[in-house]
RNA sequence: UUCUUAUCGAGAGAGGCGGAGGGACUGGCCCGAUGAUGCCCAGCAACCAUUAAGCAACAGCUUAAAAGGUGCUAAUUCCUGCAGGAUACUAAUCCUGAAAGAUAAGAG
Numbered sequence: 001u002u003c004u005u006a007u008c009g010a011g012a013g014a015g016g017c018g019g020a021g022g023g024a025c026u027g028g029c030c031c032g033a034u035g036a037u038g039c040c041c042a043g044c045a046a047c048c049a050u051u052a053a054g055c056a057a058c059a060g061c062u063u064a065a066a067a068g069g070u071g072c073u074a075a076u077u078c079c080u081g082c083a084g085g086a087u088a089c090u091a092a093u094c095c096u097g098a099a100a101g102a103u104a105a106g107a108g
Base pairs, nucleotide, nucleotide: 001108002107003106004105005104006103007102008101013041015040016039017038021031022030023029025081027079028078042073043072044071047069048068050065051064052063053062054061055060077100082097083096084095085094086093087092
């Protein structure tokens, strides 16, 4: 870097360092010196691994824990971008599915 599968409406700090930008991209709309992004610590979750109990008993499934490997901690993946549909009637609102993106596990 590519492919496959699963998930993406829940959850998580008035801490320390540090200083201007940030929310992937488009168009919006937002966050930010009452100090963002980032790093550390703290926390959340439970994808993989692990442990315990139950079921099944080949495989596996459910529940609980959380010291391991990742991940995450503004706004639904902030909304949107393509296709279809509903209400309305030109100003909009809503629904469904893709695409794109993120994360995990596996494969090349």
The RNA shown here (SAM riboswitch aptamer (S box leader)) has 108 nucleotides and comes from Gracilibacillus orientalis.
The sequence was found by an Rfam model in a public genome assembly.